A computed fold for a 92-nucleotide RNA from a Desulfuromonadales bacterium, annotated as c-di-GMP-I riboswitch aptamer.
RNA sequence: CUCCGAUAAGAGCAAACCCGGGGCAACCCGGGGGCGCAGAGUCACGGGUCCACCGCCGCCGUCAGGCGAAGGGGGAUAGCCGGACCGCCGAA
Numbered sequence: 001c002u003c004c005g006a007u008a009a010g011a012g013c014a015a016a017c018c019c020g021g022g023g024c025a026a027c028c029c030g031g032g033g034g035c036g037c038a039g040a041g042u043c044a045c046g047g048g049u050c051c052a053c054c055g056c057c058g059c060c061g062u063c064a065g066g067c068g069a070a071g072g073g074g075g076a077u078a079g080c081c082g083g084a085c086c087g088c089c090g091a092a
Stems, first nucleotide, its partner, number of pairs: 004090002012037002017032006035079001041085003045082003048077004053072002057068004
């Protein structure tokens, strides 16, 4: 230094849930909380999932409309996986 990762040391982050705020929503921010985390630090680049919108087409219809839906671009998630960047400690 690399792999690796301990009931080590010192620190760090913070799920569900509750309160306040933002957003059509997914979800986000602040406070409480603490399930967990060795990258649970940063980045939506690839895949996944989720959200609202548009929608070829199909079905139904009391002809007002309703339901399903290939596909499209937009958004959310880094605590879903991969990748990129930066980084703390050192037993086996």